The part of an RNA shown here (large-subunit ribosomal RNA, domain I) has 543 nucleotides and comes from a Bacteroidales bacterium.
The organism belongs to Bacteroidales, within Bacteria.
The coordinates come from a structure-prediction model, not an experiment, and the mean pLDDT is 86.

[in-house]
Context: one part of a larger RNA
RNA sequence: AGUGUACGGUGGAUGCCUUGGCUCUUAGAGGCGAUGAAGGACGUGACUAGCUGCGAUAAUCCUCGGGGAGGUGCUAAUAACCUUUGAUCCGGGGGUCUCCGAAUGGGGCAACCCAGCACGUUGAAGACGUGUUAUCACGCCGCAAGGCGUGAAGCGAACCCAGGGAACUGAAACAUCUAAGUACCUGGAGGAAAAGAAAACAAUAGUUAUUCCCCAAGUAGUGGCGAGCGAACGGGGACCAGCCCAAACCGGUGUUGUUACGGCAAUGCCGGGGUUGAUAGGACUGCGUCAUGGAAAAUAAAUUUCUAGCAGAAUACUUCUGGAAAGCUGAACCAUAGAAGGUGAAAGUCCUGUAAGCGAAAGAGAUUUAUUACCUAGCAGUAUCCUGAGUACCGCGGGACCGGAGAAAUCCUGUGGGAAUCUGCCAGCACCAUCUGGUAAGGCUAAAUACUACUAAGAGACCGAUAGUGAACAAGUACCGUGAGGGAAAGGUGAAAAGCACUUCGAACAGAAGAGUGAAAUAGAUCCUGAAACCGUACACUU
Numbered sequence: 001a002g003u004g005u006a007c008g009g010u011g012g013a014u015g016c017c018u019u020g021g022c023u024c025u026u027a028g029a030g031g032c033g034a035u036g037a038a039g040g041a042c043g044u045g046a047c048u049a050g051c052u053g054c055g056a057u058a059a060u061c062c063u064c065g066g067g068g069a070g071g072u073g074c075u076a077a078u079a080a081c082c083u084u085u086g087a088u089c090c091g092g093g094g095g096u097c098u099c100c101g102a103a104u105g106g107g108g109c110a111a112c113c114c115a116g117c118a119c120g121u122u123g124a125a126g127a128c129g130u131g132u133u134a135u136c137a138c139g140c141c142g143c144a145a146g147g148c149g150u151g152a153a154g155c156g157a158a159c160c161c162a163g164g165g166a167a168c169u170g171a172a173a174c175a176u177c178u179a180a181g182u183a184c185c186u187g188g189a190g191g192a193a194a195a196g197a198a199a200a201c202a203a204u205a206g207u208u209a210u211u212c213c214c215c216a217a218g219u220a221g222u223g224g225c226g227a228g229c230g231a232a233c234g235g236g237g238a239c240c241a242g243c244c245c246a247a248a249c250c251g252g253u254g255u256u257g258u259u260a261c262g263g264c265a266a267u268g269c270c271g272g273g274g275u276u277g278a279u280a281g282g283a284c285u286g287c288g289u290c291a292u293g294g295a296a297a298a299u300a301a302a303u304u305u306c307u308a309g310c311a312g313a314a315u316a317c318u319u320c321u322g323g324a325a326a327g328c329u330g331a332a333c334c335a336u337a338g339a340a341g342g343u344g345a346a347a348g349u350c351c352u353g354u355a356a357g358c359g360a361a362a363g364a365g366a367u368u369u370a371u372u373a374c375c376u377a378g379c380a381g382u383a384u385c386c387u388g389a390g391u392a393c394c395g396c397g398g399g400a401c402c403g404g405a406g407a408a409a410u411c412c413u414g415u416g417g418g419a420a421u422c423u424g425c426c427a428g429c430a431c432c433a434u435c436u437g438g439u440a441a442g443g444c445u446a447a448a449u450a451c452u453a454c455u456a457a458g459a460g461a462c463c464g465a466u467a468g469u470g471a472a473c474a475a476g477u478a479c480c481g482u483g484a485g486g487g488a489a490a491g492g493u494g495a496a497a498a499g500c501a502c503u504u505c506g507a508a509c510a511g512a513a514g515a516g517u518g519a520a521a522u523a524g525a526u527c528c529u530g531a532a533a534c535c536g537u538a539c540a541c542u543u
Base pairs, nucleotide, nucleotide: 001542002541003540004539005538006537007536008535009534015528016492017491020463021462022460023459024458025457026456027455028454029452030451031155032154039100040099041098042055043054044053046078050074051073061094062093063092064091065090066089070082071081072080105114106113107112115133116132117131118130119129120128121127135152136151137150138149139148140147141146159190160188161187162186163185164184170177174224200207201206211238212237213236214235215234221229222228242444243443244442245388249272250271251270252269253268254267255266256265257264258263277422281386282385283384284381285380286379287378293375294374297372298371299370300369301368302367303366304365305364306363307362309358310357315331317330320327332349333348334338340352341351342350393417394416395415396414397413398412399411400410403429424439425438426437427436428435479486480485499527502514503513504512505511
C1' cells in the first nucleotide's frame, strides 16, 4: 500500500410524518377611494432585532351583544400589573388614526422643505395650535373679475366592450395566405359586460327580440383551390319580457327680426299627446270608456340569511402486554350523533366536535307582499297632416362577414356626388319583373352566459420538503444588478424539557468520563430513521 471482516466518523439518501401547496365543487361576495384608497415610511411594548397588531388615545380607547376564568400576540424567563364591580377573548357599531402616496396651498431627490388667509392661546410681537387654500367638467349667480354647489380623479385577479395592433411560426423556402384581430398597448364599464324587440329569416308552408349549449358540420363554401380557413337554414335544449322618445296636433313660454303697435315671421324651451306595418298606425273629427290587469322605479311591512354563539347521547368498566392503551380479553351502553381532529400506539361512549335543535342589543343582504309614481280602450269617419337627411343610395379607396374582388348581395365608412316621403322606401346573394317579408337613418331592457383577487363549507385513483406555489421556516426574505429586473437555501429531540443536579479530567464558557432523567440519550440540541460516495481504528491475509 492492497483486499477482507468488525467497529466508528462524515454525509443526509430512504422510510414514516405534515403546519404548506395544487386542482376542482357548491354557496356568498363582486369592489375600495377627497369622510383621503391600494401601497408604504416612521413610530408604538417594562426589557423588543424580526413578524403581527396598532397610530402621539399608538400589541390599543368607548359602547352594545356573546362568553365565563384566567390574562398581558408570535415568545420562554423575569418584573410590574389587569381580572366574577366579568378581564383576556369573539362579534356589531363608534373614536383616535403621525408622514408619504390620486395627494389636492406652493415646491420637492416620496415619507421632506416653505407659505397665504381665518380663528384661538398671549398685554403686544414672535412662536405654537386648529381650520382652510390644487385641477378639470357640469349647473347656478354675476356686466366682469369672480363666487357658490355637485361630480370626477387613483387603485384592483380574471371576465366584458371599444380604439390601435405585431412577429416568431405554418405553408416543409417565400411574397398573397397563416399565426390572428392572437400577444401587447390605450380608453371605458359592470357584477356581470355586450347584444336585444326585425327596413330579420323563410319560401307559396311558415317562424317570430337577444344571449348561451348540443346537432346540422368539418357540411355549403372559401383558398398561391396550397397550407389552411369555415358558416347559415333547420332541429333539440337553457332562459324568456317587453318598452320609451322624435314627429303630426294641443296648451304655456322665451329670444331675435319687423311693424301701420293690432300683430306677423324665424327660432328655441316646458307640459300634454303619440309610437304603428297599414285593403291604413297615429294625429284630426264624432261617439264611447274610467274597469281590469301590469309595474324592471320608490316606500313600508313581513319572512329569511349572514356577521359572535348556546346546547348536545353513551364505559374515566375489565384481562393481558407495554413507558403510556385508544391495542388484546371479557362484559355493557348511545346512535336523526360510527364526519373529522386530538389525547403517551389504533377511542362511537376521554376531549374538541358531529346529528337533530336553539340564538342577535347592533349592522348588512335577499325574497315576498302591500301601497304609490308610472303604464293599460274601443268603435266609426276622413285621406288634410306625421312616421328619424348630407341619411339611404351610387362612384372611388379600405374594412367586416364562410366569402382572399369575385357574377358579389349584406354590414361599417375615409372621400366625391346625393334621393324618395306611404300611390313612399328596404330586403329576399349581381341585375330586372312578379311575389313574399319588413318599415332604416333615435333610445332603454331582467333571465339563461363569462370570470374569481376575496369569504365560507367541502372534494381529490393530486404533491409530500430536489416534490407541491418561487415561498410548509424572518420569502418575493437573504443575496445579485446603476436600473428594469433576477432571486435562493433552509421542515421533524421527546409523550412530556423531565433540555443532563452533582463529581472528576481539563486552562476552559471546549471536549470528555461518571452520575442522573427518560421506554430509548448510537433520542443530548442541524437531536426520528440514518443508505452510498469519502475518512479512520482494530484484526487477518497478501506484497